[in-house]
Context: one part of a larger RNA
């Protein structure tokens, strides 16, 4: 480049960022329930045992071993929740990007004067009520200032 300006939003395309989120996947640390080897320990102890005591002797006690139970338990199952993670359908918001669409809301009285705050409404910038401000132009009067 001076209204053949300036400017908004919605959509559509890129890149880049940033939230939600069903559902997967695995992790920790505890709970219920259930299962539960080994060792120790308790109880048992009719089978067994040279050693110790009675006894000539059988044989008996005493010890102790097998062996059953039982307590605890490492580990395993099952279940429901709790922290924290990864993945992710779809799904939100921003930024930026010469020449995409819609339409025209702001800026002049921007063609309904803007704005603010609130409620409804509507493709979108917006619209309408209703309450406020003036940072509104114009015409008309008051009233101060200044020549």
């Nucleotide at each position: 480049c001076a209204c053949c300006g300036c400017c908004c939003g919605u959509c559509a395309c890129g890149u880049c960022a940033u939230g939600g989120a069903a559902g997967c996947c695995g992790g920790c640390a505890g709970c219920a329930c259930u299962u539960g080897a080994a060792a120790c320990c308790g109880c048992u102890g009719a089978g067994c045992c040279a050693a110790c005591g009675c006894g000539c002797a059988a044989g008996c006690g005493a010890g102790g071993c097998a062996u059953g139970c039982g307590u605890c338990u490492a580990g395993g199952g099952u279940g429901a929740g709790g922290c924290g993670g990864g993945u992710a359908a779809c799904u939100g918001u921003g930024a930026c990007g010469a020449a995409g669409u819609c339409g025209u809301a702001a800026c002049a009285a921007g063609g309904u004067a803007g704005c603010c705050g609130u409620a409804c409404g509507g493709g979108a910038a917006c619209g309408u009520g209703c309450g406020g401000c003036u940072g509104g132009a114009u015409c008309a009067c008051c009233u101060c200032c200044u020549u």

Background: A computed fold for a 147-nucleotide part of an RNA from a Chloroflexota bacterium, annotated as small-subunit ribosomal RNA, 3' minor domain. It was read from a public genome assembly.